[in-house]
c-di-GMP-I riboswitch aptamer from Paenibacillus sp. OAS669, 91 nucleotides, folded computationally. The sequence is in RNAcentral, with records from Rfam. Lineage of the source: Bacteria > Bacilli > Caryophanales > Paenibacillaceae > Paenibacillus.

RNA sequence: CACCGAUAAAGGCAAAUUCAGCGAAAGCUGGAGACGCAAAGCUAUAGGGCCUUCCCUGGUCAAACUACCAGGAUGGCAGCCAGUUACCGAA
Numbered sequence: 001c002a003c004c005g006a007u008a009a010a011g012g013c014a015a016a017u018u019c020a021g022c023g024a025a026a027g028c029u030g031g032a033g034a035c036g037c038a039a040a041g042c043u044a045u046a047g048g049g050c051c052u053u054c055c056c057u058g059g060u061c062a063a064a065c066u067a068c069c070a071g072g073a074u075g076g077c078a079g080c081c082a083g084u085u086a087c088c089g090a091a
Stems, first nucleotide, its partner, number of pairs: 004089002012037002017032006035079001041084003047081002049077003055072006
């Protein structure tokens, strides 16, 4: 230094739930709260995957509206994989 991850040391993050707010939704922000995490740090059309659909397109009902179905992301998820950076130093 690399790989690796200890009943080590110093620390860190914060699931579910809940309160307030934003959003059509997915979800996000802050407070409380800790399930857990060796990257649960960062990166989101320009790696993959997943979620949502205000809106757009098509279809069904005579037409419109409405409802229902399907497709669509430059909306979202990094605590799905991945990329990338990093504290410590036992075996």
Its Rfam family is "c-di-GMP-I riboswitch aptamer". Rfam links the family to the GO term cyclic-di-GMP binding.